Model confidence (mean pLDDT): 83 of 100. This is a predicted structure of a 581-nucleotide part of an RNA (large-subunit ribosomal RNA, domain V) from a Bacilli bacterium. The organism belongs to Bacilli, within Bacteria. Its Rfam family is "Bacterial large subunit ribosomal RNA".
Context: one part of a larger RNA
């Protein structure tokens, strides 16, 4: 050096299982509820099955009997028409008794008595006689027909019976009893309804959640055309104004100094200086003194129909606009005016409302309905708006994906951390530097907490312990030195030094820490916070259960508590032992 055998597992990001944690999907499922929309069920009412009698109340129609006072006027005149006569031994006037109405004046009715008259036309008032007849209004009563409500009763529908008889597997028939037009059932409508069902429950995001944001305007970033990102830095808007619009004409602000009654830092007045520092309805920027700023007069162009040509722009939108026609305001006129100094003050489509209209009109004429023009209704604010209409939990979970994205480890970085250096104010009786060293400055390391999200989500097993270690030196002990605020013994600090060593227990899952007893000493770190194809499995981190707290709830908690399957026969590299060539 080559080839074996027996062992061990450090590595082959070893094998196994398209990661169960995390995120994503306009994925799924289970569960919850005061999410949304439904629905079984329950309930209420109407109606059908469903009939009879009666009472009360109410209502419609009919018949009859009554009812009716403005003033004037014999007096309690409902209205209109006809009308000169009508009623009466089938009992008039009057009288007695009872009832009804009433505006207390009277009207009317019944019974008895009575035995022959009473009323109208005429006159007053004013619209004429309840003298008589017919129709009718207001209100009331009686009778009756129909309806409704409520109560009571009935029996024949319907229902029930464990009773009797017939029949008999049940069913059924007859009778009897109970109940009874209720119940039950059908239909329609209202209420309730996680009992059940279908669904929804946004995105951005230096992982996700929590928080914040989502449209528009102004400035910076923005690199002197335009444009330009971030959970970059600052602010505003979701209106307002009939003048704060248009036009003609006129004017100049703020501040300061000085002077001047009350009067003061500032009121109003005068002179001068200053040149835009004032003002502009509201944020900022850009503008504006020829004013776009401040006034006065007249007014409605804050018009209708259009529009050459442009800016902007993926689209859809958005913006500017001379000119033409009509009608108008101001101005002597030339002219100016299609809102406001400009840039924010906003919402597509569908659906519906309102006004107009020379359009369409389902055989025709109309209409219904629609179109066209104008206009209105959205914090559709997640603001290019999924629906008219929508919240949660999952540790019981599932699927598809992702190292496009978190937790472990590694990597980059080194704020933080550890160590060192510089400066030296000061402490050290004196004296910065024996020792310590503020305020600061500069490094190194890669052990902490972080930042980033680069390999790994078709899997890189995670704390601690056990076993076995190996390395660094910024050295705990042992060794050798310098300095000392080193008398000695001790000790402080610095330099050299990694050969060897660096304990046993109690508590806790603990690393750590505290305690006890020792020791020469009980070092600091790296090695996937060394080591689970070496062990353990106490902790963390599934399914069960409980407490506290939170939540209406399903459930949740770097809160607690009990319990809870740790697989692999070694191919290669590596290591140890051994054999052959």
């Nucleotide at each position: 050096c080559c080839c074996g055998c027996g062992a061990c597992u450090a590595g082959a990001c070893g094998g196994a299982a398209a990661g169960a944690c995390c995120c994503c999907a306009u994925g799924g499922a289970g569960c919850u509820u005061u999410a949304c929309u439904g629905u079984a069920g329950c309930u209420u009412a109407a109606u059908a099955u469903u009939g009879a009698u009666u009472a009360a109340u109410u209502u419609u129609g009919a018949a009859c009997u009554u009812u009716g006072u403005a003033c004037a006027g014999a007096a309690u005149a409902g209205g209109u028409g006809g009308g000169a006569c009508g009623c009466u031994u089938u009992g008039a006037a009057g009288c007695c008794g009872g009832g009804a109405c009433g505006u207390c004046a009277g009207u009317u009715u019944c019974g008895g008595u009575g035995g022959a008259g009473c009323g109208g036309u005429c006159g007053u008032u004013g619209g004429g006689a309840u003298a008589c007849c017919a129709c009718u209004c207001u209100a009331a009563g009686u009778u009756u027909u129909g309806g409704a409500u409520u109560g009571a009763u009935c029996u024949a529908a319907c229902u029930c019976g464990a009773c009797u008889c017939c029949u008999u597997a049940c069913c059924g028939g007859a009778g009897c009893g109970a109940a009874g037009a209720c119940a039950g059932u059908g239909u329609u409508a209202g209420g309730u309804g996680g009992g059940c069902a279908g669904u929804u429950u946004g995105a951005c995001u230096g992982g996700g959640g929590c928080g914040g944001u989502c449209g528009c305007c102004u400035c910076c970033c923005a690199a002197a055309g335009a444009g330009u990102a971030a959970c970059g830095g600052a602010g505003g808007c979701g209106c307002c104004c009939c003048a704060a619009g248009c036009u003609a004409u006129c004017c100049u602000c703020a501040g300061c100094a000085c002077g001047g009654u009350u009067g003061g830092a500032a009121a109003u007045c005068g002179u001068g200086c200053u040149u835009u520092g004032a003002g502009u309805g509201c944020a900022a920027a850009g503008g504006c003194a020829u004013a776009a700023g401040g006034a006065u007069g007249g007014u409605u162009a804050a018009c209708u129909g259009u529009g050459a040509g442009u800016c902007u722009u993926a689209c859809a939108a958005g913006a500017c606009g001379a000119g033409c026609a009509g009608a108008u305001a101001c101005g002597a006129a030339a002219g100016u005016a299609g809102g406001g100094c400009u840039u924010a003050g906003u919402g597509a489509u569908c659906u519906g409302g309102c006004g107009g209209u020379g359009c369409c009109g389902u055989g025709u004429g109309g209409a219904a309905g629609g179109g066209c023009c104008g206009u209105c209704a959205c914090u559709u604010a997640a603001c290019g708006g999924a629906u008219a209409a929508a919240a949660g939990c999952u540790a019981c979970c599932c699927u598809g994906g992702g190292g496009a994205u978190a937790a472990c480890a590694g990597g980059c970085u080194g704020a933080u951390u550890g160590c060192g250096u510089c400066c030296a104010a000061g402490a050290g009786u004196u004296c910065a530097c024996a020792u310590c060293g503020a305020c600061g400055a500069c490094g190194c390391a890669g052990u902490u907490u972080g930042g980033c999200a680069c390999c790994u989500c078709g899997a890189u097993g995670u704390c601690g312990g056990c076993u076995c270690a190996u390395c660094a030196c910024a050295u705990c002990c042992u060794g050798g030195a310098g300095c000392g605020g080193a008398a000695g013994u001790a000790c402080g600090u610095u330099c050299c030094a990694a050969g060897g060593g660096u304990u046993u227990g109690g508590c806790u899952g603990u690393u750590c820490g505290c305690c006890a007893a020792u020791u020469a000493a009980a070092g600091u770190g790296g090695u996937a916070c060394g080591c689970g194809a070496g062990c353990u499995g106490g902790g963390u981190u599934c399914a069960a259960a409980a407490c506290g707290u939170c939540g209406u709830g399903a459930g949740a908690c770097a809160g607690u508590u009990u319990g809870g399957u740790c697989c692999c026969u070694a191919u290669c590299u590596g290591u140890c032992g051994u054999g052959g060539g």